[in-house]
Molecule: small-subunit ribosomal RNA
Organism: uncultured bacterium
C1' cells in the first nucleotide's frame, strides 16, 4: 500500500465483497505448564440458606456453666461463699449506621464534562485560635407485677440512673436593632471601626493531667447552589406554555429563586429547531484510523441515578436514607384466620431466561474504614486461594548424528520419484510435569523496659490467611506432553481416486452436467501453534457524506421563471477601537491510561519511578496588517437625469382580405370522394365541378431570416389607446455603496384537464362505420362528440432542455448576423476602420472518462442558494398540506439483485445510406416439380432390416459396384491364450501330407504315415502342437478429449506484422480518400515507411510458329507392285509423335483521362487486353464432418460387446420427399444404305478372320505385354415407311423360353428371343443449370468387377439463343450511419394471465401499551386550623395560665375509579399492487427509420 466483481475489450462513475486490528464474546475440533488479568452484556426475573455494620462505656441494673471453700445430706445431692464479673446477654446514652459495596431501570436534564461564579450559603469528626465550664430540678428504659396475643409484640402500675432531659445564672469580638464614619465592588450591596439597646451556653468521666462539654474567629474537608461553552436521531413532531413570563407583598429554606402563596401585568420559548416522539447513564478513556474522524462507556477511575413498584416525611452535621421508618400496590411466606413477616442492583448460591459467565472457600497477616485513650472488636471494602485456553506474555513437547535414501503409504512413462534425516540406530542434554531435601520477601505496627525535650528515640520480644508456597539444590529418565485451517483467483500451498448440475461447496467472482489442483476420500504441501478455525459486532480499507478529502452538460444530481424577507457575502480613502485574529504570561487540564527514559520480578505480559502528552476552557499582557465595530470621506459598483434607438414585450378596443364549411340562386349530368388497392360515405330528392350573392367561426400565405423581443411560459394580417423592460451616446448633470444571493413567502407559469356561462367554421380524443390482419379494441380511410375559440375562476405539471442556477473578475483569435455610436473618406453612413450591447459558427491554451466545452466555458478564481451518494421496490405506501375533480407537493420501509450506468472501441445486424461485384435477378435456351422405373433418405415393419451423414455445404453421399464372401446385423450351431503378435516356464513332436466317425457347416472325435540343424554328445537353437500366465483383441462408447483428412464461406479480396506517429486506454493510422482494376490490380494524394500470408506470375493441357528426333506413326518427290491398302525400296518434306524454344509485352498508333494508372477503337498477328481450360483455396469461420479409412486419450467387454461357421437380413412397403433414367412423339419413330472421333483399357487379359445361333451368345483362335493387334461409335448424311393415333409414339408389368458369370442366381444377378403393351397427351404451387466450342443434343472408354451401371471420372461428334441494364431477389466486397446485440437478429426484450415462495400496503373488527387531559374517590404525610380530649420540669400561694401532645378539620397528594379523544403496535376474513422462481400461456410494445420514429 491495495485486491476481485459491470465488458468481446476499454477508459469512467458507483456500488457488492476480501485481506488488517478489536472483543467482557459464543459454537466446533483440540488441550503440557506457569505468570499476570478478566468472567450474566439476557430477567432492573423471582429468590432457600449463612455472611456482609458495628463499637465505647458517662449511667442504673446484671447472670450461667466451669473452678474453689467449708457445711448439709435419704449419699442421689442440695444450699451457701468466693471466683467466673461488674464478665456475657440486654437496656439509657455517645458516635457510626448518609462511608465502604452492588447496579444502570430512569434521566435528552446545569444529569454530565469543562471554564467560572456565590457581595445568596452549610460543613459533625480534624486542624489552629480566643472565651467559659456556676447552680439547681423532673422523668424514663432496663426491672419488678399484673393483663391482652398463636405469634410479631402490647397496654397498665411500681422503682431508678446518666456526658438523656429542662429552667436559672454568667457571657461575647456571636446574633439582631439603632446611629457614626470608613474600605472596595458592574449593581442589589460590601469590609472595617466606634456607640448605645436587646437576645442566647454548658457535663462530667478517670482520677491528678489527660480525655471530654458550651460558645465563638479562621483553617481544612466534604457538599449545595447559579451561569457560559459542549452533550444522540426525528419536521412524514411546527407552534408550545397558565405558576407559564414577569413584578409587588407573604411564607419556606443552609442559601438565592414561581420554590410555595395572594394580587396586578401578559408575558416566555421556537426554523441558531421550542413542543413531542425514539433511543440513551456522562466522562477520564477504549478499539480503530496517517490524521481528521468513527464507534464505543466491560473491567479501573471521577461523578449522577436507583435499592421489590409508586408516594411521603422523620432523626441528623449530612437522608427524604440498600441490609431505617409510615402508607398504597403486586408477589412471597407463617397463621389459632383474629392478624403478622419480608424485599441479594451487598458476597458466596438457587431457579429462571439465555448462545453464554465462576467458589454457598480462607483470613482479618497486609493496605483502607467504623468505634475506642488503649489492648481490641467488627469490617463478602480488601489480601489470598478455587473454577474457566475468556484473554495478554513466557516456556516445553527434545538436541546432534544418523542412505542400504528401511519398511509402509502415495503416485508413476512401471525405469523411476515423493514422504525423508523423517524413522530405526548410535551419542548427548535435563526445560516442564514426578520424586527427595532445603525454604523466603511480604512485617511496618501494637505490645514490653528505658531515655528524654510529651512524641520521638533506642533495645528486646510477638504477629503470616496465601503456603512448606515461589525460588534453590539433588535424583531418575527422550521417557509423559500437537493441534487446527487451509491449498481455482484474490491468497503462501497439488497430485490420484471416487462422484457425474447428483451428492455437495462458496466470503465475492463462482465450481459441479464422465478426465473437477473448486465437492468427499487418500498423499504431499502451505499458514499459525496450546491453540486453530467459524459465527457475531466495531473501525479499517471506503476520498463511499469528502473539513482534512467529492460532485450535478450527457453516468445519481441546477427548483420551470421571477420578485423579495430572513441570512451569507460586499467597492476606494482617512481616523479611532481591539470583538475576531495573532504572539507571549498565570491558572486549570485529577489519578489512572498513552508516549519516552531509567529501574523491578530469571525475560516478557505485569509492576514502579521521573519526564511528556492532554491539541481544550479561562485569566493578564502585548501586537494591529486584515476581518468586525463607529465616525468622516470619495466615485469606478449600483441607480437617477437628458438626448437619441429596435422590436411577434404585454392588455384593451376596433378592422381587413384570402381559405373552409354552411345557405340560397344559376348552368350541367353520372358520377365523386378516398386508398397501397379497396369499401364505408355522398349522389337522378340532380352530388362533384363551375359561376353569382350571403352567413358564421378560426388562423394570420408571401414578408420570414441558426432575425428580434420576454425572467420564463411564450409572442406573428393591419390600426388606435394605455403600458412593462433592454440598448446606445452625454465636453461626466445628480446620488453616493444605496451592492449580490436568496432559506421560507410570495407572483408568472406551454399542453391537457375542471366549474359557469357563452361560441363552434375547420380540425378531432371518446364513439360508429369501412378496411388491413391469423387477430387489429390500432396504425389508414368514411363520419363524429368533448375538446380547440371567448369571459370568468381553478389546477401548477412538460425531454418547462443549452438536459448547463444567478453574480462579479480574468484568460489568444477569426468569421457572420441584429441594435446603437465613433473614425476616416464622399455628392451620399457606397466602401474601410474602432467601440458598445445581443445572437450564431470555427478554433487556441486550459479542462473533461471521452463526447466535447472554449470571452454567451463545461477554463482560471470569489460569493450566495438548490440538489446528489448503486439497481429494482418507488416518486410508490403510510401521515400532513394544497385541489371541486383529476391530481400536485413533501416522501420512506420491509424485500430482492452484483450489478445498473456514462463515454469512446472493434464487430456483427438493419424491413439505414451511398459504391461495386457474381447466370443473383432481368434476356435466353434447356430442365426438375406431374408418368413409369432406377437409386438414395425418411418413415413403417422386422428376429435382423447393421453403422454413419441431415439448411445451403446429408438424401446416385461413405458404397471405383451387398446371391456366399463383403458384412460391422439377426437366429441357430461351435472356441476359450484365442482367428492375429510376442516373452516365459513346462511337456509332447518335425512341420507337411492323408484317412474315417459324426455334423448344415463350423468344429469334434478316432486313425495313418513322417522324425530339422548344430553339438565339446552335457546340450542348444529353429518349426509346430498342448498346459499355465503375461497377454491378445473390440467396425463397443465419447469427432464435445484427440492428430490427420475433408466440406462450406470461396478462387469472396481479403487478413496481418515491424517500425513510427495519434489516442489515458481498448483501438486508430497504414488498409481510408480521388480515379482505376477480374483482384488489398496499378496510379495519385496522405504520418506514415516498409514487409509478410493472399491476388496476379511462376507449372500442365489446349491454340500458332520454329528446332531437334523419324518407330509401331507419315507418304509431297523417285522407283516398284495389288483388285484395292505407305504393300515394298526409298524420303525426313507434310501431318503427327514428343523433347526443346519462339510468339503477347497495352509493345505500336489515334482518342479519353491528371501529363498518372488506365480505359477506348484500330493497326499488326493463330492468338489482344488475366487467349480458353486445370492444379493451385490467405488469416479465420461453423465445439461443422469422420474414433466404421488410419493415428490416438480416458471409459467399457474379457468362456465375450472377442473369434469361427451355416442359414437369414442390409433388396422389407399404406406412404413422403431427393436425385437420376425413359418418354409423352413426325427438328420422331422404324426398316436400309454409308461415313467421320477422342481419350482409355487389354496376358489369370483384348480378342480379329471364320463357323454356329433370330439374338444374348457359342466354338475356335491369328495376332497384341501394345503410336504395331484388340475392344470400336452414336448422332449426323442418304433412301424409303409410318400420317397424328394412346399409334409402327411409349416402354413398365407379366407369362413363356433362353445365354453369361460364379461352389450357388428362391429370398436377391445382368443380358437375349416370342408374346404381353401399364401410366404417360409436356406437367399446380414451386424450382434448377447454363454466357461459347458453352447450353442443349450424341456416343465412346475407365475404375471398381467372377457377374451385375440408368451412377461415378473421363473422352471426343454436331452445336445454339440471349444479356437493355442493376429497380427488385438470393450471396459477398468496400465507405458510412443507428444500436439497449457480442452465444452477436435464429440477437435482444416488454405487459397480461397461470403456479409456488416472500416481505409490505389496506381493511370491518378484535386486542395490547406509553404519555398526557377532565372529573370522582382519596392512604400515608408535611404545613395551616382548631371551640374536644390529655398535659411531669416554667410561672402561680391558689384557682389557672403558659407549653407540649393526641384528636378532628383544612389544603396539597400516591394508588384507584369513571369518561373523552389523539398516538404507537399484536392479530385479521377479504383485498391490492411488489419481489423471486432453468426450459407454461397470449401477443410483439421498445432496441436497426425496430417495420406506425422514440420519448415527457
Nucleotide at each position: 500500500a491495495g485486491a476481485g466483481u459491470u465488458u468481446g475489450a476499454u477508459c469512467c462513475u458507483g456500488g457488492c465483497u476480501c485481506a488488517g486490528g478489536a472483543c467482557g464474546a459464543a459454537c466446533g475440533c483440540u488441550g503440557g505448564c506457569g505468570g499476570c488479568g478478566u468472567g450474566c452484556u439476557u430477567a432492573a426475573c423471582a429468590c432457600a440458606u449463612g455472611c456482609a455494620a458495628g463499637u465505647c462505656a458517662a449511667g442504673g441494673a446484671g447472670a450461667a456453666c466451669g473452678g474453689g471453700a467449708a457445711u448439709c445430706u435419704u449419699a442421689g445431692g442440695a444450699a451457701u461463699c468466693c471466683u467466673u464479673a461488674g464478665u456475657a446477654a440486654a437496656c439509657u446514652g455517645g458516635c457510626g449506621c448518609a462511608a465502604g459495596g452492588g447496579u444502570g431501570a430512569g434521566u435528552a436534564a446545569c444529569g454530565c464534562g469543562u471554564a467560572g461564579g456565590u457581595a445568596a450559603c452549610c460543613u459533625g469528626c480534624c486542624c489552629u485560635g480566643g472565651a467559659g465550664u456556676g447552680g439547681g430540678g423532673a422523668a424514663u428504659a432496663a426491672c419488678a407485677u399484673c393483663g391482652g396475643g398463636a405469634a410479631a409484640c402490647c397496654g397498665a402500675u411500681g422503682a431508678u440512673a446518666a456526658u438523656a432531659c429542662c429552667g436559672c445564672a454568667u457571657g461575647a469580638c456571636a446574633u439582631u436593632c439603632a446611629g457614626a464614619a470608613u474600605u472596595c465592588g458592574c449593581a442589589u450591596g460590601u469590609u472595617u471601626u466606634c456607640u448605645g439597646g436587646a437576645u442566647u451556653a454548658a457535663a462530667g468521666a478517670c482520677c491528678u493531667g489527660u480525655c471530654g462539654c458550651u460558645c465563638u474567629g479562621g483553617g481544612a474537608u466534604g457538599g449545595a447552589c447559579c451561569u457560559g461553552c459542549g452533550u444522540c436521531u426525528u419536521a412524514u413532531u411546527a407552534g408550545u406554555u397558565u405558576g407559564u413570563u414577569g413584578g409587588u407583598g407573604g411564607g419556606g429554606u443552609a442559601g438565592c429563586g414561581g420554590c410555595c402563596u395572594a394580587c396586578c401585568a401578559a408575558g416566555g420559548c421556537g426554523a441558531c429547531g421550542a413542543u413531542g416522539a425514539g433511543u440513551a447513564g456522562c466522562u477520564g478513556g477504549u478499539c480503530u484510523g496517517a490524521g481528521a474522524g468513527g464507534a464505543u462507556g466491560a473491567c479501573c477511575a471521577g461523578u449522577c441515578a436507583c435499592a421489590c413498584u409508586g408516594g411521603c416525611a422523620c432523626u441528623g452535621a449530612g437522608a427524604c436514607a440498600c441490609g431505617g421508618g409510615c402508607c398504597a400496590g403486586a408477589c412471597u411466606c407463617c397463621u389459632a384466620c383474629g392478624g403478622g413477616a419480608g424485599g441479594c442492583a451487598g458476597c458466596a448460591g438457587u431457579g429462571a431466561g439465555g448462545a453464554a459467565u465462576a467458589u454457598u472457600g480462607g483470613g482479618c497477616a497486609a493496605u483502607g474504614g467504623g468505634c475506642g485513650a488503649a489492648a481490641g472488636c467488627c469490617u463478602g471494602a480488601c489480601c489470598c486461594a478455587g473454577c474457566a485456553a475468556c484473554g495478554c506474555c513466557g516456556c516445553g513437547u527434545g538436541g546432534g548424528u544418523g542412505a542400504u535414501g528401511a519398511a509402509g503409504c502415495u503416485u508413476c512413462u512401471a525405469g523411476g520419484a515423493g514422504u525423508g534425516u523423517a524413522a530405526a540406530g548410535c551419542c548427548c542434554u535435563g526445560u516442564u510435569a514426578g520424586g527427595a531435601g532445603g525454604g523466603a520477601a511480604g512485617a511496618a505496627u501494637u505490645c514490653u523496659c528505658g531515655a528524654c525535650u510529651u512524641g520521638u528515640c533506642g533495645a528486646g520480644g510477638u504477629u503470616g490467611a496465601c503456603g512448606g508456597u515461589a525460588c534453590c539444590u539433588c535424583c531418575a529418565g527422550a521417557g509423559a506432553a500437537a493441534g487446527c485451517u487451509c491449498c481455482g483467483g484474490c491468497u503462501a500451498a497439488c497430485u490420484c481416486c471416487g462422484u457425474g448440475c447428483c451428492a455437495g461447496c462458496a466470503g465475492c467472482c463462482g465450481c459441479g452436467g464422465u478426465a473437477a489442483c473448486a465437492c468427499g476420500g487418500g498423499g504431499g504441501g502451505a499458514g499459525c501453534a496450546a491453540g486453530c478455525g467459524u459465527u457475531g459486532u466495531c473501525c479499517g480499507g471506503a476520498u463511499u457524506u469528502a473539513c482534512u478529502g467529492g460532485g450535478c452538460g450527457u453516468a445519481a444530481a441546477g427548483a420551470g421563471c421571477g420578485u423579495g424577507u430572513a441570512g451569507g457575502c460586499g467597492g476606494g480613502a482617512u481616523g479611532g477601537u481591539c470583538a475576531g485574529u495573532c504572539a507571549g504570561u498565570g491558572g486549570u487540564g485529577a489519578a489512572a491510561u498513552c508516549u519516552u527514559g531509567c529501574g523491578g520480578c530469571u525475560u516478557a505480559a505485569c509492576c514502579g519511578u521521573a519526564a511528556g502528552c492532554g491539541u481544550g476552557c479561562u485569566u493578564c499582557u502585548g501586537a494591529u496588517a486584515c476581518u468586525g465595530c463607529c465616525a468622516u470621506u470619495c466615485u469606478u459598483g449600483a441607480g437617477u437625469g437628458c438626448g437619441g434607438a429596435a422590436g411577434a414585450g404585454g392588455g384593451a378596443a376596433g378592422u381587413g382580405g384570402a381559405a373552409u364549411u354552411c345557405c340560397u340562386g344559376g348552368u350541367g349530368u353520372a358520377g365523386c370522394g378516398g386508398u397501397g388497392a379497396a369499401a364505408u360515405g355522398c349522389g337522378u330528392a340532380g352530388a362533384u365541378a363551375c359561376c353569382g350573392g350571403g352567413a358564421a367561426g378560426a388562423a394570420c400565405a408571401c414578408c420570414a431570416g441558426u432575425a428580434g423581443c420576454g425572467a420564463a411560459g411564450g409572442c406573428g394580417g393591419c390600426u388606435u389607446c394605455c403600458u412593462g423592460g433592454u440598448c446606445c451616446g452625454c465636453a461626466a448633470a445628480c446620488u453616493g455603496a444605496c451592492g449580490c444571493u436568496g432559506a421560507g413567502a410570495u407572483g408568472c407559469g406551454a399542453a391537457a384537464g375542471c366549474g359557469u356561462g357563452g361560441g363552434g367554421a375547420g380540425c378531432a380524443a371518446a364513439c360508429a362505420g369501412g378496411a388491413u390482419u391469423a387477430g387489429a379494441u390500432a396504425c389508414c380511410c368514411u363520419g363524429g362528440u368533448a375538446g380547440u375559440c371567448c369571459a370568468c375562476g381553478c389546477c401548477g405539471u412538460a425531454a418547462a432542455c443549452g438536459a448547463u442556477g444567478g453574480g462579479c473578475a480574468c484568460u489568444a483569435g477569426g468569421u457572420g448576423u441584429c441594435g446603437g455610436g465613433g473614425g476616416u473618406a464622399u455628392c451620399g453612413a457606397c466602401c474601410c476602420c474602432c467601440c458598445c450591447g445581443g445572437u450564431g459558427c470555427c478554433g487556441c491554451a486550459g479542462c473533461u472518462a471521452a463526447c466535447g466545452c472554449a470571452u454567451u466555458a463545461a477554463g482560471u478564481g470569489c460569493c450566495c442558494c438548490g440538489c446528489c451518494u448503486g439497481g429494482g421496490g418507488a416518486g410508490u405506501a403510510c401521515g400532513g398540506u394544497c385541489g371541486c375533480a383529476a391530481g400536485a407537493u413533501u416522501g420512506a420501509a420491509a424485500c430482492u439483485c452484483a450489478a445498473a450506468g456514462g463515454a469512446a472501441u472493434u464487430g456483427a445486424c438493419g424491413g439505414g445510406g451511398g459504391c461495386c461485384c457474381g447466370c443473383a435477378c432481368a434476356a435466353g435456351c434447356g430442365g426438375u416439380g406431374g408418368a413409369g422405373u432406377a437409386u438414395g433418405u425418411g418413415g413403417u415393419u422386422u428376429a435382423a432390416u447393421u453403422c454413419g451423414a441431415u439448411g445451403c455445404a446429408a438424401c446416385g453421399c461413405g458404397c471405383a459396384g451387398a446371391a456366399c464372401c463383403u458384412u460391422a446385423c439377426c437366429u441357430g450351431g461351435g472356441c476359450u491364450u484365442g482367428a492375429c503378435a510376442u516373452g516365459c516356464a513346462c511337456g509332447a513332436g518335425a512341420u507337411c501330407g492323408u484317412c474315417g466317425g459324426u455334423g448344415a457347416a463350423a468344429g469334434u472325435c478316432g486313425g495313418c504315415u513322417u522324425c530339422c540343424c548344430c553339438u565339446u554328445c552335457g546340450g542348444g537353437g529353429g518349426c509346430u502342437c498342448g498346459u499355465g500366465u503375461g497377454c491378445a483383441g473390440g467396425u463397443g462408447c465419447u469427432g464435445c478429449a484427440u492428430g490427420g483428412c475433408u466440406g462450406u464461406c470461396g478462387u469472396c479480396a481479403g487478413c496481418u506484422c515491424g517500425u513510427g506517429c495519434c489516442g489515458u486506454g481498448a483501438g486508430g493510422u497504414g488498409u481510408u480518400g480521388g480515379g482505376u482494376u477480374a483482384a488489398g490490380u496499378c496510379c495519385c494524394g496522405c504520418a506514415a515507411c516498409g514487409a509478410g500470408c493472399g491476388c496476379a506470375a511462376c507449372c500442365c493441357c489446349u491454340g500458332u510458329c520454329c528446332a531437334u528426333a523419324g518407330u509401331u506413326g507419315c507418304c509431297a518427290u523417285c522407283a516398284g507392285g495389288u483388285a484395292a491398302c505407305g504393300c515394298u525400296g526409298g524420303g525426313a518434306a507434310c501431318u503427327c509423335u514428343a523433347u526443346g524454344g519462339a510468339g503477347a509485352c497495352u509493345g505500336c498508333c489515334g482518342g479519353u483521362g491528371a501529363u498518372a494508372a488506365g480505359c477506348u477503337g484500330g493497326a499488326g498477328g493463330a492468338a489482344g487486353g488475366u487467349g480458353g481450360g486445370g492444379a493451385u483455396g490467405a488469416c479465420g469461420u461453423c465445439a461443422a464432418g469422420u474414433c466404421c479409412u488410419c493415428a490416438u486419450g480416458g471409459c467399457c467387454c474379457u468362456u465375450a460387446u472377442g473369434u469361427c461357421c451355416a442359414g437369414g437380413g442390409c433388396u422389407a412397403c399404406a406412404c413422403a420427399c431427393g436425385u437420376a433414367c425413359u418418354a409423352c412423339a413426325a427438328u420422331g419413330g422404324c426398316c436400309g444404305g454409308u461415313a467421320c472421333a477422342g481419350a482409355c483399357g487389354g496376358u489369370g487379359g483384348c480378342a480379329a478372320g471364320a463357323c454356329c445361333g433370330c439374338g444374348a451368345g457359342g466354338u475356335g483362335g491369328a495376332g497384341c505385354u501394345a503410336a504395331u493387334c484388340c475392344c470400336a461409335a452414336a448422332a449426323a448424311c442418304c433412301g424409303g415407311u409410318c400420317u397424328a393415333a394412346g399409334u409402327u409414339c411409349g416402354g413398365a408389368u407379366u407369362g413363356g423360353a433362353g445365354u453369361c458369370u460364379g461352389c450357388a442366381a428362391c429370398u436377391c444377378g445382368a443380358c437375349u428371343c416370342c408374346a404381353u403393351g401399364a401410366a404417360g397427351g409436356c406437367g399446380g404451387a414451386a424450382u434448377c443449370g447454363c454466357u461459347a466450342g458453352u447450353a442443349a443434343u450424341c456416343g465412346c472408354u475407365g475404375a471398381u468387377c467372377a457377374g451385375c451401371a440408368g451412377g461415378c471420372a473421363g473422352c471426343g461428334g454436331u452445336g445454339a439463343a440471349u444479356a437493355c441494364g442493376u429497380u427488385c431477389c438470393c450471396g459477398g466486397g468496400c465507405c458510412u450511419u443507428g444500436u439497449a446485440c457480442a452465444c452477436a437478429c435464429c440477437g435482444c426484450c416488454c405487459g397480461u394471465c397461470a403456479a409456488g415462495c416472500c416481505a409490505c400496503g389496506g381493511a370491518a373488527g378484535u386486542u395490547g401499551g406509553g404519555a398526557g387531559c377532565g372529573c370522582c374517590c382519596g392512604a400515608a404525610g408535611u404545613c395551616g386550623u382548631u371551640u374536644g380530649c390529655c398535659u411531669a420540669a416554667c410561672c402561680g400561694c391558689a384557682a389557672g395560665g403558659a407549653u407540649g401532645g393526641c384528636g378532628a378539620c383544612g389544603c396539597c397528594u400516591a394508588a384507584g375509579g369513571c369518561g373523552a379523544u389523539a398516538c404507537c403496535g399484536g392479530c385479521a376474513a377479504c383485498u391490492g399492487g411488489g419481489g423471486c422462481u432453468a426450459a407454461g400461456u397470449c401477443g410483439u410494445a421498445a432496441c436497426a427509420a425496430g417495420g406506425u420514429a422514440a420519448c415527457c